[in-house]
RNA sequence: GCCCAGAUAGCUCAGCCCGGGAGAGCGCGCGGCUGAAGACCGCGAUGUCCCCGGUUCAAGUCCGGGUCUGGGCA
Numbered sequence: 001g002c003c004c005a006g007a008u009a010g011c012u013c014a015g016c017c018c019g020g021g022a023g024a025g026c027g028c029g030c031g032g033c034u035g036a037a038g039a040c041c042g043c044g045a046u047g048u049c050c051c052c053g054g055u056u057c058a059a060g061u062c063c064g065g066g067u068c069u070g071g072g073c074a
Stems, first nucleotide, its partner, number of pairs: 001073007010026004020057001028044005050066005
């Protein structure tokens, strides 16, 4: 230098193909249970969907450019 993959909650990730409600587990907060805690049960908050622009009535999702991370080729 070229090619491929990835970036979404505090963490690990799904959702992208085929545009329309932003989610799961763990963790966190509150409550129940307990002498207390753990486990378990219930409830709740998670958030600039990496950045900029475009298309569209509507973008996490499609298109263009960029940044960072990982891998491959030279």
The RNA shown here (transfer RNA) has 74 nucleotides and comes from Candidatus Methanoperedens nitratireducens. The organism belongs to Candidatus Methanoperedens, within Archaea. Its Rfam family is "tRNA". It is annotated as a transfer RNA. The coordinates come from a structure-prediction model, not an experiment, and the mean pLDDT is 82.